[in-house]
RNA sequence: GGGCGCGUAGCUCAGUGGUUAGAGCACGAAUCUUAUAAGUUCGGGGUCCCUGGUCCGAUCCCAGGCGCGCCCA
Numbered sequence: 001g002g003g004c005g006c007g008u009a010g011c012u013c014a015g016u017g018g019u020u021a022g023a024g025c026a027c028g029a030a031u032c033u034u035a036u037a038a039g040u041u042c043g044g045g046g047u048c049c050c051u052g053g054u055c056c057g058a059u060c061c062c063a064g065g066c067g068c069g070c071c072c073a
Stems, first nucleotide, its partner, number of pairs: 001072007010025004018056001027043005049065005
C1' cells in the first nucleotide's frame, strides 16, 4: 500500500428498517446468614465510534473518516 471483517451498558454479545434498545456477567440496595459467599427480589447505568446521505421512519441501508483484528504485498 491492497483486500476482508468488526465497532451497541464496565466486560462478553444479541438486535439487520417501525412506535420505550435488550440479555448474561459485573455494580448498588433489600432479604437470607453469627458473618461472608451462594440464592431470591428490586434498581442504577447507552451520543448504538464520528460526519453526511437514502427513506414517512436508520442501531440496522449507502458514502467518507477514525479505531481494532485477520490475510496479501
Molecule: transfer RNA
Organism: Candidatus Curtissbacteria bacterium